Transfer RNA from a Gammaproteobacteria bacterium, 74 nucleotides, folded computationally. The source organism's lineage runs through Bacteria, Pseudomonadati, Pseudomonadota and Gammaproteobacteria. Rfam family: tRNA. By type it is a transfer RNA. It was read from a public genome assembly.

[in-house]
């Protein structure tokens, strides 16, 4: 340096060109003498820019970071 992948809420994960679900955890409220379980409710995310598009998380191009995998070197 070049190549391949990956990035989605605090973690961990699913999914789509019409705009996000789910478990765990965070609050809150029932129940309970407590606490724990249960059980209702809540808040919280598409890595960045740019393009295409009537819409872009998604498709293309760049950049970051993380990961392999390869060069070339005193």
């Nucleotide at each position: 340096g070049c190549g391949c992948g990956u990035a989605u809420u605090g973690u961990c994960u699913a999914g789509u060109g019409g705009a996000a679900g789910g478990a765990c955890g965070g609050c809150u409220g029932a129940c309970u003498u407590u606490c724990u379980a249960u059980c209702a409710g809540c808040a919280g995310g598409c890595c960045a820019g740019a393009g295409u598009u009537c819409g872009a998380u998604u498709c293309u191009c760049u950049g970051u970071a993380c990961g392999c995998g390869u060069a070339c070197c005193a």